RNA sequence: AGAGUUUGAUCAUGGCUCAGAACGAACGCUGGCGGCGUGGAUAAGGCAUGCAAGUCGAGCGAGAAAGCAUUCUUCGGAGUGUUAGUAAAGCGGCAAACGGGUGAGUAACACGUGUGUAACCUGCCGUCGAGUGGGGGACAACACCGGGAAACUGGUGCUAAUACCGCAUAAUGUUAUUGUGUCACCUGGCACGAUAACCAAAGGGGGGCUCUUCUAUCCUCCCGCUUGAUGAGGGGCACGCGUUUGAUUAGCUAGAUGGUGGGGUAACGGCCUACCAUGGCGAUGAUCAAUAGCCGGUCUGAGAGGAUGGCUGGCCACACUGGGAUUGAGAUACGGCCCAGACUCCUACGGGAGGCAGCAGUCUAGAAGCUUCGACAAUGGACGAAAGUCUGAUCGAGCGACGCCGCGUGCAGGACGAAGGUUUUCGGAUCGUAAACUGCUUUCGACAGGGAAAAAUGGUAUAUAGGCUAAUACCUUAUAUAUUUGAUGGUACCUGGAGAAGAAGCCCUGGCUAACUCCGUGCCAGCAGCCGCGGUAAUACGGAGAGGGCAAGCGUUGUUCGGAUUUAUUGGGCGUAAAGCGAGCGCAGGUGGUUUAAUAAGUCGGAUGUUAAAGACCCACGGCUCAACCGGGGGAAUGCGUUCGAAACUGUUAGACUAGAGUGCGGAAGAGGUUAGUGGAAUUCAUGGUGUAGCGGUGAAAUGCGUAGAUAUCAUGAGGAACACCUGUGGCGAAGGCGGCUAACUGGUCCGCUACUGACACUGAGGCUCGAAAGCGUGGGGAGCGAACGGGAUUAGAUACCCCGGUAGUCCACGCCGUAAACGUUGGAUACUAGGUGUAGGGGGAUCUACCCCCUCUGUGCCGCAGCUAACGCAUUAAGUAUCCCGCCUGGGGAGUACGACCGCAAGGUUGAAACUCAAAGGAAUUGACGGGGGCCCGCACAAGCGGUGGAGCAUGCGGAUUAAUUCGAUGCAACGCGAAGAACCUUACCAAGACUUGACAUCACCGCAAGGAACUAUGCUCCUGUAGAAAUAUGGGGGAUUAGGUAGACAGGUGUUGCAUGGCUGUCGUCAGCUCGUGUCGUGAGAUGUUGGGUUAAGUCCCGCAACGAGCGCAACCCCUAUUACUAGUUACCAGCGGUUCGGCCGGGGACUCUAGUGAAACUGCCGGUGUCAAACCGGAGGAAGGUGGGGAUGACGUCAAGUCAUCAUGGCCCUUAUGUCUUGGGCUUCACGCGUGCUACAAUGGCAAGUACAACGGGCUGCAAUACCGCGAGGUGGAGCUAAUCCCUAAAAACUUGCCCCAGUUCGGAUUGCAGGCUGCAACUCGCCUGCAUGAAGUUGGAAUCGCUAGUAAUCGCGUAUCAGCUACGACGCGGUGAAUUCGUUCCCGGGCCUUGUACACACCGCCCGUCACAUGACCCGAGUUGGUUGCUCCCGAAGUCGCUGUCCUAACCCUCGUGGAGGGAGGUGCCGAAGGAGUGGCCGGUAAGGGGGAUGAAGUGAACAAGGUAACC
Repeated sequence: AGAGUUUGAUCAUGGCUCAGAACGAACGCUGGCGGCGUGGAUAAGGCAUGCAAGUCGAGCGAGAAAGCAUUCUUCGGAGUGUUAGUAAAGCGGCAAACGGGUGAGUAACACGUGUGUAACCUGCCGUCGAGUGGGGGACAACACCGGGAAACUGGUGCUAAUACCGCAUAAUGUUAUUGUGUCACCUGGCACGAUAACCAAAGGGGGGCUCUUCUAUCCUCCCGCUUGAUGAGGGGCACGCGUUUGAUUAGCUAGAUGGUGGGGUAACGGCCUACCAUGGCGAUGAUCAAUAGCCGGUCUGAGAGGAUGGCUGGCCACACUGGGAUUGAGAUACGGCCCAGACUCCUACGGGAGGCAGCAGUCUAGAAGCUUCGACAAUGGACGAAAGUCUGAUCGAGCGACGCCGCGUGCAGGACGAAGGUUUUCGGAUCGUAAACUGCUUUCGACAGGGAAAAAUGGUAUAUAGGCUAAUACCUUAUAUAUUUGAUGGUACCUGGAGAAGAAGCCCUGGCUAACUCCGUGCCAGCAGCCGCGGUAAUACGGAGAGGGCAAGCGUUGUUCGGAUUUAUUGGGCGUAAAGCGAGCGCAGGUGGUUUAAUAAGUCGGAUGUUAAAGACCCACGGCUCAACCGGGGGAAUGCGUUCGAAACUGUUAGACUAGAGUGCGGAAGAGGUUAGUGGAAUUCAUGGUGUAGCGGUGAAAUGCGUAGAUAUCAUGAGGAACACCUGUGGCGAAGGCGGCUAACUGGUCCGCUACUGACACUGAGGCUCGAAAGCGUGGGGAGCGAACGGGAUUAGAUACCCCGGUAGUCCACGCCGUAAACGUUGGAUACUAGGUGUAGGGGGAUCUACCCCCUCUGUGCCGCAGCUAACGCAUUAAGUAUCCCGCCUGGGGAGUACGACCGCAAGGUUGAAACUCAAAGGAAUUGACGGGGGCCCGCACAAGCGGUGGAGCAUGCGGAUUAAUUCGAUGCAACGCGAAGAACCUUACCAAGACUUGACAUCACCGCAAGGAACUAUGCUCCUGUAGAAAUAUGGGGGAUUAGGUAGACAGGUGUUGCAUGGCUGUCGUCAGCUCGUGUCGUGAGAUGUUGGGUUAAGUCCCGCAACGAGCGCAACCCCUAUUACUAGUUACCAGCGGUUCGGCCGGGGACUCUAGUGAAACUGCCGGUGUCAAACCGGAGGAAGGUGGGGAUGACGUCAAGUCAUCAUGGCCCUUAUGUCUUGGGCUUCACGCGUGCUACAAUGGCAAGUACAACGGGCUGCAAUACCGCGAGGUGGAGCUAAUCCCUAAAAACUUGCCCCAGUUCGGAUUGCAGGCUGCAACUCGCCUGCAUGAAGUUGGAAUCGCUAGUAAUCGCGUAUCAGCUACGACGCGGUGAAUUCGUUCCCGGGCCUUGUACACACCGCCCGUCACAUGACCCGAGUUGGUUGCUCCCGAAGUCGCUGUCCUAACCCUCGUGGAGGGAGGUGCCGAAGGAGUGGCCGGUAAGGGGGAUGAAGUGAACAAGGUAACC
């Protein structure tokens, strides 16, 4: 510090996700040790048990027992002493308001920070004064008598005090009146005074003198007590500032705001009360609702911020829930009291008891958080004179990897790179120096031994020296000595011996993100943070091996911050991505021209106070072996206060100015607005005339109108609405908007002059006004047009588009509505920043005047620089550079929806969510593809022609059906006479039956044979021949020559599967003219340029131009055949001339010709004319065998179709292995209701038949072609010359030509089908071959919709040959030659293609994308008659405890008096106000649930709205 994810790719916008850190955590797997921390976050839910607050006998009265000792004894016991002035209880004092817990409530002076208190209090403690005299009466305990189950309690009687009560004394106290001084902040404070009144107390202990029996007095010390002053610490109250969210909470308030009197308090105060006034708060957010203890701090972050408030420290609040007071210095009191309520427990049913949010512990709820431990040794606290007692505060230990920190699980050597695992291309590689093995060490743990610090300035005792004192007692201070105190714990630490011994896991390995292979699985099982993996070769699932990361932990989940500049102060935006209010006026608010002076609020600087400690950071230091942790010191600390200073800027005050703004004067233009009047053209209607059969309408029609006279035409009239031409990116207006003409009223703008005012300005939340069309209300009006509606068409349908009608409405008046793609998708104002060119209104210059021209102000357009922008684009009319103000945005959908509120007559509008769901949605530009977009061009693409197919019969292939099998593949063009250039057996892959199992075929091992010699046997091979069998095979006999064979396993074999794992080959677009690269340039980039443009071509062919210049693969050419010719060669071909001849190039011969086959030549727009840009090129011509590529072939760019082929072959993976392999016989591939493709033959006279005559070329031939001859009607047979071929043969070419017959018919056309008789091949023609003869003689008379081929030696037509092959289904395929046409105006249309351009929501690319309704299913949400719960407001009723007030006839010790059943004072009781809980009623708000209703979301069929001109442009 970034990364992944929208796209085919790009840039930008924008969301989602990840990597980091953290945690009071939890869960999963795993777990050696120690230190330091930390541990009920949920139910402020309920709690058993124990403990957590007592202490003082030196305040007081009273005062045991057990035990021990002793005495007596009737042996039962009794007494005395000790225990002991002890325990327990009581009166009294102090403490219990601290310490400890929790965070429910609280949005508040609760907290934080800073002030004030001249408006206050303060026990214990410190310091300084004064005092402590003299009396009185009670009540507990106790005793006795009662009540009660208990808790507890009544009566009578006795008694003490530092308990209680008078009196005395008394000021620097309090109160009242008042003086002086001083301070000051309003009341006032302080100091010094005056007068009057009033108010206190308590004793205890040590020592001692006198007197002594004790006591008491006295002296002294200590501790108390009383009254003052003061300090310290603590608290109360008040104030400034800060402190969550919601406006779908906008008004709130009656003690409410203030005053006066009174009361109350420690104290100010409506704190309370009576009266008076009517105030107070609020858009700078009152009130209400929701949430929440606040802070120092903690986490994160570069910071600013954001989140948070557990431990620890400060403050607050609470103590079962609610209310209340008492005591006290302090409480409205966690372990006190009273009342009410809920709950739990006890009960004799009458009544009582209780409060763990103290420490442990328990139950419940929960994902989840510990021991019913030890000790007061230390620190601290209460009490005490002290010893000491108490202390779940605290110190310690225990439990939990909950966190942080540290340590260990060994170290060194060790290659046969062991075994084993994994993998493999079988060679190896890897785990891996890892292990084994050898040597060494011993932390930690276990065992054994030693053993601290925390503890002393403490306690006690003694001594010495001070203080006090009359005192050497006492007490006290200091010093010294001695002695004593440890829960943790025999712990930390140290030492010793033993022995590598006891100690490693978790997650990950597709990208982000470090780390890869094998097997299994087969869109299954599963994974997943995002993108996404998995459908038979998964680095993504599961396992294994290997690797990576961290490590006593590792992952997951949750939460927070970060990344996120994704709420933007730092630090974002608003033309098109989300986002400018439809427009104006304007209150508040914000901002504001020039200048002078003052001030000092903001601002800036200095000083100072504070910002507790802890924590964080920096500096240096110390203690635990280090670290974590802990200790001491310094610095720093953004805030707030006080004070001094500065005066530029902002503010404020006072004054001045004129450049902003406004007024005035003089001119100007205009569809600016309102009202009234008025005009012509046109439509329609009415009346009348003329006139006759149609009109109208459409793509074409029909509905409609018309013989009752339409349309057309003429005249007149009525009525309503709108204003042609002028008219113009012209004008006016804030916007909406405004258009005949005239008048009246009226708003704004511009120009010129520079007289006046003197900042009067800009913006503008709320508010107010205006605001197209449609719509609404009332009343008019209604010609045309025209939602709805009716009819006619179109269509599969057509609730549409088209046509004929037509109501609201459109118009007017008045009143509503308040929205639009209300758009320049661009808020307003001001200033600045190159130009050019139009246009509208004004002014000026120049000119004799006009026009032209120039300058200038204000509008309105276009082009364009800098700059800006993601790009497109904007560009003085900014989207540039700046300032001010307002509005708005924060992923898509849900949704501008729901609920609520406001507005509206309604329609509806304004404001405006959430659940849920997706990983995108969207912008600009790029390359393609596509378009029922455009332009240009080409092709037998259409057109023009010729001939076919589609109808018939047959052949052949396919589909379908059938079958035991009808083997398999090919399926739009680009499958279908295709693989197959030959299915009777074989082929053959299929079916049935039968047989074999190392196999029909390959390699290896062993045995055998053989190897030196000799002999023998068996088997196989081959020939002949038996038997069984359909054959394979099994089993015999004989001959011959020679060889091989057997066994077991590795393996063979597979036309089994995957062409979507592949190679190779092939088809197709397409022989279309395209497809790319290097460098340069342009662009942020994808990309563009080049390759586009102007011409031209068959061609990206060539030329010209051009930010391009070059190049490659394609095109063309080079190759083959063919057309002309030359040369060479001349047999088997040829024969002009010569000779011969059997008349046949037959022979001699020739090398001329034809021809053969090798080498050449020739054609290149080369020449001429024209056109064209002086080009390329085109047109015409000459010459030439051939002319513009001469004709034909081979040749197929980058790529597309997961095109075809695993059955040609090869091949990965998978599958079968006595079978999916191999062999054999028979059958099948040849079936047949039917559909389709490709062909053949025809339907006839341009023909058929008969007879005669003529002319080819390519090819083939030894298991072959086969002549002459003979036989047969013929197929063919017999026979065999010749030929290994320019020699011989196949070999007859046919159409054609000549002559004759047929005479338009199902025929002398046509030949299917069938019968009979034959021929050939072959082991064999039944299924299932071909051919021949005779006989038979079907359909068919030119073929519907539709569709195919062909542009010249072509179509058409005619025959010939060959491959395969025993034969043949060949009418097929591939070739060959013979005869030999017609037509092309042209590119509108159909199909296909190329280039440019345009649109796009497509990119799997139009066979694309995509929308809504209906039906079904799933899940969430909203509304909802109701029903139910919580909370809260208001009203009323009842009214506990209790304070206060009143009363107090009853009761009453202290004091008073006249001494009384007197008084004062007090109390019980009664009563009034207030008052919690409770009850009733009525509202608000928030939840739960619900019949039913609603719209989103997600899945399969139908429709075709949108995206292209999306087929009616789309949208609001």
Molecule: small-subunit ribosomal RNA
Organism: uncultured bacterium